[in-house]
Context: one part of a larger RNA
RNA sequence: ACCGGCGAGUUACUUAGCGUAGCAAGGUUAACCCCGCUAAGCGGGGGAAGCCGUAGCGAAAGCGAGUCUGAAUAGGGCGACAUAGUUGUGUUAAGUAGACCCGAAUGCCAAGUGAGCUACCCAUGGCCAGGAUGAAACUUCGGUAAAACGGAGUGGAGGUCCGAACCCGUUAACGUUGAAAAGUUAUGGGAUGAGUUGUGGGUCGGAGUGAAAGGCUAAUCAAACUUGGCGAUAGCUGGUUCUCCUCGAAAUAUCUUUAGGGAUAGGCUUGAGUAAAUAGGUAACGGAGGUAGAGUACUGAAUGGGCUAGGGGCCCUACCAGGCUGCUGAACCCAAUCAAACUCCGAAUGCCGUUACCCUUACCUCAGGACUCAGAGAGUAGGGGAUAAGCUCUAUUCUCGAAAGGGAAACAGCCCAGACCGCCAUCUAAGGUCCCCAAAUACUAGUUAAGUGGUAAAGGAUGUGAAACUGCUUAGACAACCAGGAUGUUGGCUCAGAGGCAGCCAUCAUUUAAAGAGUGCGUAACAGCUCACUGGUCAAUUGUGGUUUCGCGCCGAUAAUGAUCGGGGCUCAAACUAGUUACCGAAGCUGCGGAUUCAAUGUUUCUUCGGAAAUGUUGAGUGGUAGAGGAGCGUUCCAUUCUAGGCUGAAGGCGCACCGUAAGGAGCGCUGGACGAAAUGGAAGUGAUUAUGCCGGU
Numbered sequence: 001a002c003c004g005g006c007g008a009g010u011u012a013c014u015u016a017g018c019g020u021a022g023c024a025a026g027g028u029u030a031a032c033c034c035c036g037c038u039a040a041g042c043g044g045g046g047g048a049a050g051c052c053g054u055a056g057c058g059a060a061a062g063c064g065a066g067u068c069u070g071a072a073u074a075g076g077g078c079g080a081c082a083u084a085g086u087u088g089u090g091u092u093a094a095g096u097a098g099a100c101c102c103g104a105a106u107g108c109c110a111a112g113u114g115a116g117c118u119a120c121c122c123a124u125g126g127c128c129a130g131g132a133u134g135a136a137a138c139u140u141c142g143g144u145a146a147a148a149c150g151g152a153g154u155g156g157a158g159g160u161c162c163g164a165a166c167c168c169g170u171u172a173a174c175g176u177u178g179a180a181a182a183g184u185u186a187u188g189g190g191a192u193g194a195g196u197u198g199u200g201g202g203u204c205g206g207a208g209u210g211a212a213a214g215g216c217u218a219a220u221c222a223a224a225c226u227u228g229g230c231g232a233u234a235g236c237u238g239g240u241u242c243u244c245c246u247c248g249a250a251a252u253a254u255c256u257u258u259a260g261g262g263a264u265a266g267g268c269u270u271g272a273g274u275a276a277a278u279a280g281g282u283a284a285c286g287g288a289g290g291u292a293g294a295g296u297a298c299u300g301a302a303u304g305g306g307c308u309a310g311g312g313g314c315c316c317u318a319c320c321a322g323g324c325u326g327c328u329g330a331a332c333c334c335a336a337u338c339a340a341a342c343u344c345c346g347a348a349u350g351c352c353g354u355u356a357c358c359c360u361u362a363c364c365u366c367a368g369g370a371c372u373c374a375g376a377g378a379g380u381a382g383g384g385g386a387u388a389a390g391c392u393c394u395a396u397u398c399u400c401g402a403a404a405g406g407g408a409a410a411c412a413g414c415c416c417a418g419a420c421c422g423c424c425a426u427c428u429a430a431g432g433u434c435c436c437c438a439a440a441u442a443c444u445a446g447u448u449a450a451g452u453g454g455u456a457a458a459g460g461a462u463g464u465g466a467a468a469c470u471g472c473u474u475a476g477a478c479a480a481c482c483a484g485g486a487u488g489u490u491g492g493c494u495c496a497g498a499g500g501c502a503g504c505c506a507u508c509a510u511u512u513a514a515a516g517a518g519u520g521c522g523u524a525a526c527a528g529c530u531c532a533c534u535g536g537u538c539a540a541u542u543g544u545g546g547u548u549u550c551g552c553g554c555c556g557a558u559a560a561u562g563a564u565c566g567g568g569g570c571u572c573a574a575a576c577u578a579g580u581u582a583c584c585g586a587a588g589c590u591g592c593g594g595a596u597u598c599a600a601u602g603u604u605u606c607u608u609c610g611g612a613a614a615u616g617u618u619g620a621g622u623g624g625u626a627g628a629g630g631a632g633c634g635u636u637c638c639a640u641u642c643u644a645g646g647c648u649g650a651a652g653g654c655g656c657a658c659c660g661u662a663a664g665g666a667g668c669g670c671u672g673g674a675c676g677a678a679a680u681g682g683a684a685g686u687g688a689u690u691a692u693g694c695c696g697g698u
Stems, first nucleotide, its partner, number of pairs: 001698006011097013026052003032046006056063002066078004100239002103236001108229006119203009128193001130162003133158001137154006166190003171186004205221001207217003242632006252265005266372002268369006277361001278362001280358008293345001294343002299339003303335004310328002312325004375400010405416003420594004425590001427588001431584003434568003440581001442580006453570001459555002463552010480537005486510003491505003516531001520529002595622012633687001635684006645675001652671005658665002
C1' cells in the first nucleotide's frame, strides 16, 4: 500500500412539544402480596399510600368566583365569566450522567516501587613508574657583649614542577540508518591530593542530594517510576457508515477575560392559528428631508486690483504738530476662485402615507427544530492608503459561497442563462460564422499599411484620410535652371583689426526690374561662396504654400529556458468604423413522451365521520452546502412458527443480456452440503472509500 473483518448520537431518569392508544371531570397506581405457566421471565388478580387535573388569590393567618393591596363598597394586580384532563407508548429537543467516537501534555491527586545508574555522607580496605626542585629544623664555620645575620653541609617540606599507570574530557577530524542510544583517533588537563578506587551501609518524590549546571535521583527530571481516581478535561484537530422527495440559509447587530467560543435578535424550516385584516407590485396624489449638482447670501480659505485707517522709512522738529514715500496694510469696493465638518438654492432615486388596479396569504401571531457570527469578487457612492494593492473599512445592487450549462483560449465572484428525466426535433441569448470549430471567404460605404489589429504615458514627427479658414497664381504662382543681387559705405562706436556677418548703437538714403547698413558658410581683417529680393526659361482643366479641428496609424517601447493574436494563418481583410440581411449557438424557450410535489376540481372504495386511499382533469412548480421536514430500502434477532420450502440439495460463494425512480429485488446455471424464507408486527451491538483509525492476511 491493497484486500477482509471491527469501528462513532446510546441507555436511565426528569421536563417540554408533537403523534398515537385507553379512560374522561376525572385519569393513574408504586413498593409489595396472591394465582398460573414453557419460570432471573411472562400473564392474570389484588394493593388509593401517593401524583396530576377539576379554583383562585395572598408572604401568611385566611377568604373564595373571587382574592390581594387599601381607611375604602375607589382604583389597580392576579384570577373567574369561552372547562379537558390524565395514564401508557413512539418521537424530537433540553437537563443530569463519560452522553456521538478517537486524541493530549513539563495536567491534578492518592497509594506504592526505586540510590545495583548517579549526587552526597558513613564504615573498612586498595592504588599512585621514574625524574626534578630543595622549605623548616639540625650540625659546623664566620659574626655579635649576647643575639640577629651570613657561608657550607645535613635534611626532605609542598592542594610544588616534568611525566607513565590511574582519573578527567581541552581542541580537531571522523562517526551521525554509528563498531557505539555519546564512541574512535590525534591533541590536551590533573597525576601526594579538596586525589582515585573496591566492598558494605545511609538519605527520595514538593522529597533527597547538589564546590549550584535546575545538575543528579536506573538511557526518564522546573518535580522519578508503577498502579489507581480515569472513559481527567480539550470553547481545539480529525472522523461519523443506505436511498429518494419538499423547502432552504448565514458569514450581520448587541453583550461577552470576548474576538476561530457563546447568549439574545436577524436570516431557514415544520406545525397550528387569525381576515373586520396584512405583505408585495404598478400608477396617481400628498408628505418629511438638505445628498448630487450649483452658488458664494453667511462661516472659513484664497488671487489680483482700487480705496484707505494704522504701521515702517526719510525729511522737518524744544514740544505738539507737519511733509514726502518705488515699503507694508485691517476694514470696505471691483474682478476672478474654493469647501466633509459653508448654504441664498437644490434634484433624480430612496422612504412614509392615502386611493385605485394587479396578485392572492406570500404578511403577522404562537409553538417545536436548527444552522449561521473567518465571507469573496464585481459595478456604483464614499472613508483610510499614495484618487497604490488580488489592500482595508462602510453603504447599495449582483454573482460565487450553496449553481451545473453556453461565452470570455485556459479562468469560484465578469457576460448570457438558473440543470425533474428521456429524444439523432425546433427557435433563440451572450458570443460568433477562412481552417482547427457549428455557422457568410455575405452585402453596402469608408478607414488603416503599422501584422496597427494582437499591451502603456508625457513628449515628438512633411505618415495618411476628412473638414474649416486663409496667402500666392495664365497680368504665369511653387519647384528647378540661366542672369542680376548694386551705390553713399570700410554706416557710427569699439577694436591690434571689426570692411553686411565678435560685440554695442542706429538701421537711413541713392540707382533700380530688384538687391537687408544684410540669411548662412568663410577670412587675422579683406577677399570668396550663398540667401532674402528681381528678370528670364519652363508651365498648372487648377496648381502651390500656411493655420486649425477630427479619424486611423508611426516613434517613444528594456527581463531573465522558445516563441506566438488560443494556433494556423489574415491586408479593397479573416483588421477598424457605420449600416443591412441570413445563419450557427446553452441543460434558456418551444415540441413529444414520462416521473413527482403542491393547489383547485371530478369519480370510486374504505371510514373511528375527523378523514384516508386509488384514479382522472386543469394550473403552478421540481439547482442546491449548513440545516429543518417527509417517505422508503436493506441487515441481525423475536412472535405467528419445530411455518412454506429443503440431501430429487437450505444458507453462503461465483456468473449472467431480467425488473424497479433509488436504496434494492427476482430468475437461471455452477459451487456448496444443512438449514430456512415471504408476509404481518416487534426489538436493535442496523448499513464505512477516508478518523497519519484498530486487528489479520498478502